This is a predicted structure of a 248-nucleotide part of an RNA (large-subunit ribosomal RNA, domain VI) from Candidatus Pacearchaeota archaeon ex4484_31. The prediction has a mean pLDDT of 82.
Context: one part of a larger RNA
RNA sequence: UGUUGUUGCCUGAGUGGAACCAAGCCGUAGUACGAGAGGAACCGGCUUGGGGGGCCUCUGGUCUAGCGGUUGUCCUAACAGGGCAGGCCGCGCAGCUACGCCCUGGUGGAUAAGGGCUGAAUGCAUCUAAGCCCGAAGCCACCCGCAAAAAGAGGCAACAAAGGCCGUCCAAGAAGAGGACGUUGAUAGGGCCGGGGUGUAAGUGCCGAGACGCAAGUCGAGGCAUUCAGCCCGCGGCUACUAAAAGC
Numbered sequence: 001u002g003u004u005g006u007u008g009c010c011u012g013a014g015u016g017g018a019a020c021c022a023a024g025c026c027g028u029a030g031u032a033c034g035a036g037a038g039g040a041a042c043c044g045g046c047u048u049g050g051g052g053g054g055c056c057u058c059u060g061g062u063c064u065a066g067c068g069g070u071u072g073u074c075c076u077a078a079c080a081g082g083g084c085a086g087g088c089c090g091c092g093c094a095g096c097u098a099c100g101c102c103c104u105g106g107u108g109g110a111u112a113a114g115g116g117c118u119g120a121a122u123g124c125a126u127c128u129a130a131g132c133c134c135g136a137a138g139c140c141a142c143c144c145g146c147a148a149a150a151a152g153a154g155g156c157a158a159c160a161a162a163g164g165c166c167g168u169c170c171a172a173g174a175a176g177a178g179g180a181c182g183u184u185g186a187u188a189g190g191g192c193c194g195g196g197g198u199g200u201a202a203g204u205g206c207c208g209a210g211a212c213g214c215a216a217g218u219c220g221a222g223g224c225a226u227u228c229a230g231c232c233c234g235c236g237g238c239u240a241c242u243a244a245a246a247g248c
Stems, first nucleotide, its partner, number of pairs: 005159006014146004020050008033038001051104005059098004066091005071085005093234001106142004114134004164248002166182005187243003190239005195233004203226005210219003
């Protein structure tokens, strides 16, 4: 663009993945078979390896969110606090991940080679000529996607409906797109609670090796208490305090 109104929701012709593969062990069974020695299978189960798909509970990794320790320097009179060098170091939730976890079924149908039944042509015979029964890791369906441009271009519903712009956003995202919400509201922020990460804040009190000092006392790294503190949160719940106004 077409399919000859718009929008929403579907169907699925067709098409892609086709997702399984292998080994070991156990049962079958010391059975069938075999004089004995020896010694199966169909089928069922378990485990492992490879391949494929999904996930983050656990384990591990990362974690320039975060918290803490510490070096140099700068801001400040000093303390506290902070800037810069991912400075270095320890831990690290969420997220993303593999080295981690989960799944990876058999059944039916139609067949191939092949095996047969019935059975003429050909009074016999013959699996085939009519007809019929079986028979593969292969084909089809059941599984997961795409799909009405399937020209036989489909169906259903509604009809001023719907969609878009705009705004608040997202376990969605290169841009578009997708999804949630817009006061008849929990969409994001804030607040509160929960959960979690760091690891016990500042200030104050007490202790403190010792140094100075005649003494009184002053200074003092650090320790203990206050303190399961302080700081922080991409998580969960609650809450209209802020912003989703108005509008096109």